[in-house]
RNA sequence: GGGUCGCUAGCUCAGUUGGUAGAGCAGCAGACUCUUAAUCUGCGGGUCGGCGGUUCGAUCCCGCCGCGACCCA
Numbered sequence: 001g002g003g004u005c006g007c008u009a010g011c012u013c014a015g016u017u018g019g020u021a022g023a024g025c026a027g028c029a030g031a032c033u034c035u036u037a038a039u040c041u042g043c044g045g046g047u048c049g050g051c052g053g054u055u056c057g058a059u060c061c062c063g064c065c066g067c068g069a070c071c072c073a
Stems, first nucleotide, its partner, number of pairs: 001072007010025004019056001027043005049065005
């Protein structure tokens, strides 16, 4: 220098023939318990890596850039 893949909640990851996003764990509150833990119930939390483009509409399609992994040179 070229190519492939990944980037979504605090962490690990889903998601979609394009129609404004979820799970588990963690956190908070409550129930239970003498208390803690465990268990159960509920709640909050996201500019979907960044900037543009296409579209009525983009996490999803296209381009460039950033970070990471691997391959080729």
Molecule: transfer RNA
Organism: Oligoflexia bacterium